[in-house]
RNA sequence: GCGGAAUUAGUUUAGUGGUAGAACUAGUGCUUCCCAAGCAUUGGGCAGGAGUUCGAUUCUCCUAUUCCGCA
Repeated sequence: GCGGAAUUAGUUUAGUGGUAGAACUAGUGCUUCCCAAGCAUUGGGCAGGAGUUCGAUUCUCCUAUUCCGCA
């Protein structure tokens, strides 16, 4: 330099155009003499930009980061 893949919550990860889910973690409450465990509840997210579309996490393009392959 060329080609390919990935990027979603603090972490790990589902989601093939129509309200973004789960587990762990965090806050609060209950339980307990205290801790741990358990139960309930709350908060928190689509890498950035542009385009297509009535509507984009999803499709297209560019950029950024990481990984793989070729040279």

Description: A computed fold for a 71-nucleotide RNA from a Patescibacteria group bacterium, annotated as transfer RNA. Model confidence (mean pLDDT): 82 of 100. Rfam family: tRNA. It is annotated as a transfer RNA.